[in-house]
RNA sequence: GCGCAAGUGGUGGAACUGGUAGACACGCAGGAUUUAGGUUCCUGUGCCUCGGCGUGCGGGUUCGAGUCCCGCCUUGCGCA
Numbered sequence: 001g002c003g004c005a006a007g008u009g010g011u012g013g014a015a016c017u018g019g020u021a022g023a024c025a026c027g028c029a030g031g032a033u034u035u036a037g038g039u040u041c042c043u044g045u046g047c048c049u050c051g052g053c054g055u056g057c058g059g060g061u062u063c064g065a066g067u068c069c070c071g072c073c074u075u076g077c078g079c080a
Base pairs, nucleotide, nucleotide: 001079002078003077004076005075006074007073010026011025012024019063027045028044029043030042031041032040046053047052048051056072057071058070059069060068
């Protein structure tokens, strides 16, 4: 340099072939249980100006994009 794959909350990982983003698990916070801790159970857990924003970054297509198209960035694999 060329080709392929990947990038989603604090972490892993879903989103069913464009139609409610974050299911589920871990972690964290509060509570119950316990003498205490652990285990187990319950509730909550993106951001803010509270009706809007948020899927690596910037554009495009569409009524509607994590998903499709273009460019770029990063990581991994392969070729030279």